[in-house]
Context: one part of a larger RNA
RNA sequence: GACGAACGCUGGCGGCGUGCUUAACACAUGCAAGUCGAACGGUAAGGCUCCUUCGGGAGUACACGAGUGGCGAACGGGUGAGUAACACGUGAGCAACCUGCCCCAGACACUGGGAUAAGCAGAGGAAACUCUGUCUAAUACCGGAUACGACCCGCACCGACAUCGGUAGCGGGUGGAAAGCUCCGGCGGUCUGGGAUGGGCUCGCGGCCUAUCAGCUUGUUGGUGAGGUAACGGCUCACCAAGGCGUCGACGGGUAGCCGGCCUGAGAGGGCGACCGGCCACACUGGGACUGAGAUACGGCCCAGACUCCUACGGGAGGCAGCAGUGGGGAAUAUUGCACAAUGGGCGAAAGCCUGAUGCAGCAACGCCGCGUGCGGGAUGAAGGCCUCCGGGUUGUAAACCGCUUUCAGCUCCGACGAAGCGCAAGUGACGGUAGGAGCAGAAGAAGCACCGGCCAACUACGUGCCAGCAGCCGCGGUAAUACGUAGGGUGCAAGCGUUGUCC
Numbered sequence: 001g002a003c004g005a006a007c008g009c010u011g012g013c014g015g016c017g018u019g020c021u022u023a024a025c026a027c028a029u030g031c032a033a034g035u036c037g038a039a040c041g042g043u044a045a046g047g048c049u050c051c052u053u054c055g056g057g058a059g060u061a062c063a064c065g066a067g068u069g070g071c072g073a074a075c076g077g078g079u080g081a082g083u084a085a086c087a088c089g090u091g092a093g094c095a096a097c098c099u100g101c102c103c104c105a106g107a108c109a110c111u112g113g114g115a116u117a118a119g120c121a122g123a124g125g126a127a128a129c130u131c132u133g134u135c136u137a138a139u140a141c142c143g144g145a146u147a148c149g150a151c152c153c154g155c156a157c158c159g160a161c162a163u164c165g166g167u168a169g170c171g172g173g174u175g176g177a178a179a180g181c182u183c184c185g186g187c188g189g190u191c192u193g194g195g196a197u198g199g200g201c202u203c204g205c206g207g208c209c210u211a212u213c214a215g216c217u218u219g220u221u222g223g224u225g226a227g228g229u230a231a232c233g234g235c236u237c238a239c240c241a242a243g244g245c246g247u248c249g250a251c252g253g254g255u256a257g258c259c260g261g262c263c264u265g266a267g268a269g270g271g272c273g274a275c276c277g278g279c280c281a282c283a284c285u286g287g288g289a290c291u292g293a294g295a296u297a298c299g300g301c302c303c304a305g306a307c308u309c310c311u312a313c314g315g316g317a318g319g320c321a322g323c324a325g326u327g328g329g330g331a332a333u334a335u336u337g338c339a340c341a342a343u344g345g346g347c348g349a350a351a352g353c354c355u356g357a358u359g360c361a362g363c364a365a366c367g368c369c370g371c372g373u374g375c376g377g378g379a380u381g382a383a384g385g386c387c388u389c390c391g392g393g394u395u396g397u398a399a400a401c402c403g404c405u406u407u408c409a410g411c412u413c414c415g416a417c418g419a420a421g422c423g424c425a426a427g428u429g430a431c432g433g434u435a436g437g438a439g440c441a442g443a444a445g446a447a448g449c450a451c452c453g454g455c456c457a458a459c460u461a462c463g464u465g466c467c468a469g470c471a472g473c474c475g476c477g478g479u480a481a482u483a484c485g486u487a488g489g490g491u492g493c494a495a496g497c498g499u500u501g502u503c504c
Base pairs, nucleotide, nucleotide: 001503002502003501005500006499007498008497009496012371013370014369015368016367017366018364019363020329025327026326027325029324030323031322034071035070036069039068040067042064043063047060048059049058050057051056078282079281080280088206089205090204091203092202093201094200097199098198102195103194104193105192106191107190108189110144111143112142113141119134120133121132122131123130124129150174151173152172153171154170155169156167157166158165159164180187181186208254209253210252215245216244217243220242221241222240223239224238225237226236227235257279258278259277260276261272262271263270264269284305285304286303287302288301307318308317309316310315335361337360338359339358343357344355345354346353347352374404375403376402377401384395385394386393387392408445410440411439412438413437414436418431421428422427448493449492450491451490452489453474454473455472459488460487461486462485463484469476470475
């Protein structure tokens, strides 16, 4: 000098930040991912209209519970356990790869079929939920047709770095497409090529400690063939060979998420990786796959385990390292708040709905910055306190007193920007009656903490008497202690001041 700090004493206001560093301990409760009726069959509730035996019924589709279907749920948010690794950083490579939504271009969308949920009827169960029969729709599912192109084989040309890559080229062959809705404006569907974006894989180099770890390795190292993957590969398998790594530190052990950066320092360097941003890993513990363009699938599934809860004892339910909040641990770290108004995200043609992302508010001097606690005058130098050589000195222009001002806080009135958005229009701001503006009253409501032996700025008195105590080092205290305690005075900082811890 610095801090995500804590502790002691003290504490007026504001702005901007920051706030479980410990138990990746366990969690009550609420919320944190839905949306689309312009895909579909429909109509549980509501609205409107009509009828009514006043129980209800019919219609409408403004609207929509549950269901089928689509998209999203792989983003956003959290944490740092694991990981010494191509995890990260940086620079390259992929002629060995994928990419939903979006953009550009080309071509197309012909013709059929069978189901099923919801519904209805019934059954089982304490529940979670499940089963049976039967009816029905689709942008759900399955056939057939068509095929520029795609894929495979051969040829030609071009390219390269070996496998190989490219071409609306030529010939042959293989199997495979589609969906409708509409407010008539559009919105969608299929195939192919390209782009953009996002990812996957490979390699060079770089960044911890330990030799009181010296040898390590059998899918191990390489080959052939096969399987598998979006893709190369011992990734996996069969067979063959016996290799591969290591004192330039293999293997083992310990520690640790990495970086942009942050702190310090003249720099070189050292330390750190909280907040913000990028990447990685994880989601009660361990394992597994499914779906999908995409999965470590936090708020998906299955199995096992520990734990908790419900139970009619047969069986079930759960996962806050999301936002709040609780217990526990700890020196220590906040509200079970408001709003989708803005920014952004998902769905939707849109209106809109959802959004503990986000925007705000609350708590905390935890930090940084700013402001205030008044200003001017005022000596016979009051009183009181303290000291004294008893003359006086000092507190001290300090106070009183006189004049003035009114920041901030208080009270009254006015009162935003953020909305160039959305909506046909009316209208629409969580923050917020906030910021800000005008006015009112009155010096009025607002100063402490540490230190004063040397280092180190600031000295006397009394008390105590190696006691009580102080202390960062040197050291003070045993009867005149500037070093202990108190007082007066002084010094330094100041809404803070000290102490402790850690780093330079």
The prediction has a mean pLDDT of 83. A computed fold for a 504-nucleotide part of an RNA from an uncultured bacterium, annotated as small-subunit ribosomal RNA, 5' domain. Its Rfam family is "Bacterial small subunit ribosomal RNA".